[in-house]
RNA sequence: CUCAUCGAGACCGGCUGAGGGAAAGGCCCAGUGAAGCCGGGGCAACCUUCAGGACUAACCAUCCUGAAACGGUGCCAACUCCUGCGGUGCGACGCGGUCGCAUCCGAGAGAUGAG
Numbered sequence: 001c002u003c004a005u006c007g008a009g010a011c012c013g014g015c016u017g018a019g020g021g022a023a024a025g026g027c028c029c030a031g032u033g034a035a036g037c038c039g040g041g042g043c044a045a046c047c048u049u050c051a052g053g054a055c056u057a058a059c060c061a062u063c064c065u066g067a068a069a070c071g072g073u074g075c076c077a078a079c080u081c082c083u084g085c086g087g088u089g090c091g092a093c094g095c096g097g098u099c100g101c102a103u104c105c106g107a108g109a110g111a112u113g114a115g
Base pairs, nucleotide, nucleotide: 001115002114003113004112005111006110011040012039013038014037015036019029020028021027024083025082026081041076042075043074046072047071048068049067050066051065052064053063054062080109085106086105087104088102089101090100091099092098093097
């Protein structure tokens, strides 16, 4: 940089001791122990493996469906905790517009995986 996914799911112990949730604004979590390190446990099909199907003359590749946690990663408060930008819808008002709200759509940013 490209592609895919992000409303589901999953915590204990030891050491230690004040921060943490990416940033800002909110709102939360935290001495009933934050972050970090170590040990164990768990969640989950992205890679992977297997089975079936589509395609093919056949095979490969690709796609679809399902199963699997041995292997490579990842993850285990809150939708990616929420919002910021654009749109849509609804509502209010001192209606050329402003403000508020949302099980809404998209962008941006971010996270994870694969390349």
Model confidence (mean pLDDT): 85 of 100.
This is a predicted structure of a 115-nucleotide RNA (SAM riboswitch aptamer (S box leader)) from a soil metagenome.
The model forms 97% of the base pairs in the Rfam consensus.
RNAcentral holds the sequence, with entries from MGnify.